[in-house]
Molecule: c-di-GMP-I riboswitch aptamer
Organism: uncultured Desulfobacteraceae bacterium
RNA sequence: UUAAGAGAUAGCAAACUCACCACAAGGUGGGGACGGAAAACCAUGGAUCUUACCAAGUUUACCAGGUUGCAAAU
Numbered sequence: 001u002u003a004a005g006a007g008a009u010a011g012c013a014a015a016c017u018c019a020c021c022a023c024a025a026g027g028u029g030g031g032g033a034c035g036g037a038a039a040a041c042c043a044u045g046g047a048u049c050u051u052a053c054c055a056a057g058u059u060u061a062c063c064a065g066g067u068u069g070c071a072a073a074u
Stems, first nucleotide, its partner, number of pairs: 004074001012035001016031006040067003044064003047059001049057003
């Protein structure tokens, strides 16, 4: 330097629910934990879903890719 990586630590947070936003898919905040070291960020490719529709959006906790990051025996 590269690859894998138990335990511990740390952060996040599904379903559901309340309020708000949106036509909708969904999103934001509070509660809440099914899970997870990249479940942090990016809509770039594929895939998915929505629609007032030929244009615009949604899902990064769908897959891949990129960037950044905690911890550490072997």